The RNA shown here (transfer RNA) has 74 nucleotides and comes from a Nanobdellota archaeon.
RNA sequence: ACCCGUGUAGUAUAGUCUGGACAGUACACAGCCCUGCGGAGGCUGAGACCCGGGUUCGAAUCCCGGCACGGGUG
Numbered sequence: 001a002c003c004c005g006u007g008u009a010g011u012a013u014a015g016u017c018u019g020g021a022c023a024g025u026a027c028a029c030a031g032c033c034c035u036g037c038g039g040a041g042g043c044u045g046a047g048a049c050c051c052g053g054g055u056u057c058g059a060a061u062c063c064c065g066g067c068a069c070g071g072g073u074g
Stems, first nucleotide, its partner, number of pairs: 001073007010027004020057001029045005050066005
């Protein structure tokens, strides 16, 4: 330099191909219940689509560019 892949809450991940309902789940966190006290159990809550642009009525998802990380070729 070129090619390929990945980027979603604090962490891990589903959803992306095939655009559409408050973006789901687990752990962690906060509150409440339970308990003699609790770390177990139950209920509730807050929290995320790497950045910019485009297409579209509508974009995490499609298109373009960039950034970061990983891999490959030279």